[in-house]
This record gives sequence, C1' cells and structure tokens, in this order.
RNA sequence: UGCGGUGACCUGCCGAAUCCAUGCAGCCAGGAGGCAUGGAGCCGGGGACCCAAUAGGCCGAUCACGGCCAGGGGUGAAUCGGCGCGCCACGCGCCGUAGGGCGACUUCCACGCCCGAAUCCGUCAGCUAACCCGGUAGGCGUUCAUGGAAGAGCCU
Repeated sequence: UGCGGUGACCUGCCGAAUCCAUGCAGCCAGGAGGCAUGGAGCCGGGGACCCAAUAGGCCGAUCACGGCCAGGGGUGAAUCGGCGCGCCACGCGCCGUAGGGCGACUUCCACGCCCGAAUCCGUCAGCUAACCCGGUAGGCGUUCAUGGAAGAGCCU
C1' cells in the first nucleotide's frame, strides 16, 4: 500500500414491533442493561341489524336429520401462469406475473436495483356498532447514498 474477515459506534433499511412509569435482584455509589407489572401509541383477530351469500359430493331417511369423503380460513407484498425434472399428494429449477420495497425531509414523474417467502388455526370464522381476545418480534446494510418539479424544515 492492496485484498479479505471480524467487532464497536454513528447512521440507514424491511417490519405493527416503539415510547413511558413503577418495582425487584446485583453493586460502596451511580449509569447502562436484565427481569416483572402497568400505561400510551401502533398492529392483528373474533363479534349484530342492514347488505352479501345459499357452493360442497356420495349414501341412508316420511320430516327433522345422520354417516362417509373432501375442505375451509388467518397473518403477510409474497399470487397466478408457461416449460422441464423427479417419488407426480407435492417438491425442485428456469422464464414470467398480480402485488411489494429501496435509491438518506415529503409527494409526483422519470430511471436504476431488488422481493415476489414463510407460517398459523384445525372441519370452524363474510361484512359488522357495542363488546371480547391477542401481538409489540426477528433480520439486514453503508463511505457516500440517481435526476427533474413542487412543498416543508434548518442555517445565515
């Protein structure tokens, strides 16, 4: 000097996942952090009238109904296709796609780069006022972060 890796701080990103108070333990004391409880904010689910829906299939039964088979629904942007391979329920791989994110104050328009997963309930839930229940995790990045228009804010 170059390349690669790791850690810390500042700072930034996805996401609802942030903030505050009190108490406890430890410590000479304090700070930060930890645990517990509660609150605020944010997020999700259940749940009337009205509206919507009447959609399962097979078998039995005079009606009411019963049995068997399969379903169905939620969180999330994460759905749906085409081709190919396999053990053909389904999984894997490419190429797309509904939809979503980022480009460092916000919005719009360009342009560029990405994601397009995972998981939960358990035969059951449409919408839904009152009301009831729950969550407040986790995972990542950078030495400069594109341009134009409008607006806001800060500094002088």
Molecule: c-di-AMP riboswitch aptamer (ydaO/yuaA leader)
Organism: Thermocatellispora tengchongensis